Overview:
The RNA shown here (Bacterial RNase P class A) has 355 nucleotides and comes from a Betaproteobacteria bacterium. It was read from a public genome assembly, where an Rfam model found it. It matches the Rfam family "Bacterial RNase P class A". About the family: Ribonuclease P (RNase P) is a ubiquitous endoribonuclease, found in archaea, bacteria and eukarya as well as chloroplasts and mitochondria.
Formats: sequence, structure tokens, C1' cells
RNA sequence: GAAGCCAGCCAGACCGUCGCUGCCCUCUGCAGCGUGAGCUUAAGAGGGGAGAGGAAAGUCCGGGCUCCGCAGAGCAGGAUGCUGGGUAACGCCCAGACGCUAUAAGCCGUCGCGCGAGCGACGAUGAAGGCGAGGAACAGGGCCACAGAGACGAGUCGCUUACCGGUUAUGGUAGGCGGGUGAAACGCGGCAACCUCCAUCCGGAGCAACACCAAGUAGGCGGACGACGAUGCUGCUCGCAGAGUCCGCGGGUAGGUGGCUCGAGCGCACCGGCAACGAUGCGCCUAGAGGAAUGACGGCCAUAGCGCAUGCAAAUGCGCCGUAACAAAACCCGGCUUAUCGGCUGACUUCGACU
Repeated sequence: GAAGCCAGCCAGACCGUCGCUGCCCUCUGCAGCGUGAGCUUAAGAGGGGAGAGGAAAGUCCGGGCUCCGCAGAGCAGGAUGCUGGGUAACGCCCAGACGCUAUAAGCCGUCGCGCGAGCGACGAUGAAGGCGAGGAACAGGGCCACAGAGACGAGUCGCUUACCGGUUAUGGUAGGCGGGUGAAACGCGGCAACCUCCAUCCGGAGCAACACCAAGUAGGCGGACGACGAUGCUGCUCGCAGAGUCCGCGGGUAGGUGGCUCGAGCGCACCGGCAACGAUGCGCCUAGAGGAAUGACGGCCAUAGCGCAUGCAAAUGCGCCGUAACAAAACCCGGCUUAUCGGCUGACUUCGACU
């Protein structure tokens, strides 16, 4: 320097004008309450700060949080499965082992082309890396297509050993060796991303959870069940609690506030650790909408593409056009999976050049 592969970061920056939304501060203030001082407050003005992703996606895992009286025991059901570590936790992450698996360069071989240096095709060898659904096959059941005589107890052909038998013998029993089919054939084969067994873990429902305020009618009519027990948030049983539950007809309302963003948070330094990660110190606050805000224009820098000019090349200048692809918060967080334009940085592996 090139190629391969893995990991991390960014997702245009800055300035100006106008506009949108939340929050904070100041002023003003319809209307309402109050004897009054004042209080609340619609709308408005000024100032300050902030304002959509690496996946916000899938809703697949794990939690925080809320509710169900305790969420108690068992069964059913579900999940995980090498060892150790990390984490709030996990089916996630890290390290190590084990198993499988490419291809690149290089080298080797064969063939072809070339005067030659070499070039091309094929084959073999071959790295970092990539993948793993990873306990048990004598607890039991089940499956093994096609081929083959035969795939869980069955057994073809040939040769041979021992014993029995009897004959025109092509006979039988128990072994041994071989052939063909196939992944696998005289068995302690394969499969448990088949049921199952073993070990460990798991209450359920979910922000449309839930709490409060306001308004409103008809807390209406009829029926069934119910202290011999209605009902109690996956199902069943037990336990515990304990008075309503369900069906039909009919009527009224569906508005507002909270939950709602300071969090297992982020950045830097240093220490421990192979690492994931953790401790300490210092610093920072970065959406909170509620039919859903974050936009438009201009300048300039950067940059992809296209065209032109100069140049051996590297590159430089000018012009045009765009800011690319995948794509938009909705209670929050840790992961996994899927989609994807372009750029930057680093580790490792192989090769080449120089020293």
C1' cells in the first nucleotide's frame, strides 16, 4: 500500500428572515368569585431555552410502573438447556472450550495460448472470519422416503465350522467370513427444531393500565341463579374471602385533569477487569403532542452524481442538480430481528514494496 473480515461513530454544519409547538419569566387581561384587598383565568404581547431515529419499524423476549383482598398450594400449560462471568432481568451480551463450515491471497499439479517474460481455465491445499435449535436414545412410545430380500427384531445369495436328521435330498439348529442396495444392515444405528424424561424458571391483565373531577338520566322494567355460597383478571382443583352475578328490553352521558417524562439517564477523566461491565470524581438536562407541533426561503461551507477545461497521472477549477436510501415519537427502558444511501476511524488475517 492492496484485498478480505469484524467493530465503533456520523446521518450535513453555520448564519439570516418569516412561521409552528411545549416549558419558564415579565406585562396586560374578556369573564367568574369576593364586602374589600385580592384570587382563578379565555385571548394577546415581549424575552429565554428546547423540539422526531439508528432503526422511532416488528410487537418477538425481559423489565420499570398500574390494577386484581393475599396473589397461597397443586395440576395443566409455556420457556430455556456446554462451562464460567455480566446485567434490574432475559430466550440478551462477554470470555473459553467443543462441533460444523467456506472462500481470498500464496504455493502445488494438469491442460491450453505465447519466441519469451508471462496469461487463462480446472483441480488440490488453504486465514482472519461465519454458524451451532448444544442435557438424556438401556424409562417408554414413535419415525427412518427411495433403493434393497430385509430398516426393530427381521434376515437374501455364496463359502465355511459344529451338532441333529434322513435320503433321489433341494433339510434343520447355532455360529463365522464375504457380496449387492443404502446415510445406516450378524447391532446396545440415527432422529428428542417428534412425543417424552431430567434440571432450572414462569400469577394474570395491561397506559385503550389506572386515579380524580364535572355532566347526565329511568340507581327503570322483566327474568334466571345465589349463605345447601353468586362472584373474586388464562384453564382446573384445593384453600381463603364473601353478596351479589348474568341475560333481555328501554333511557342518558361519552367532557376535562393527572398518569406524561430526572431516567436501572448521558458525557468526560481515572481505577479494576482479557472482555461484557462495574466503582469513584466532575459536569449536563436533551420532545411531551392529544387528530397529533419541529416547516419555508436565502446565503455560505462541505459533499454524492453529471458535464466542461487543464493535466502523463494524482489532482485542480467552473457550471448544473440534490442533501440522497430505509424511514417518523405517543408511558418509559434493556435487547433481538428486519429494511437501508453515503462517509469516517480502528483491530485482526493474507499478500506486495522499502528499511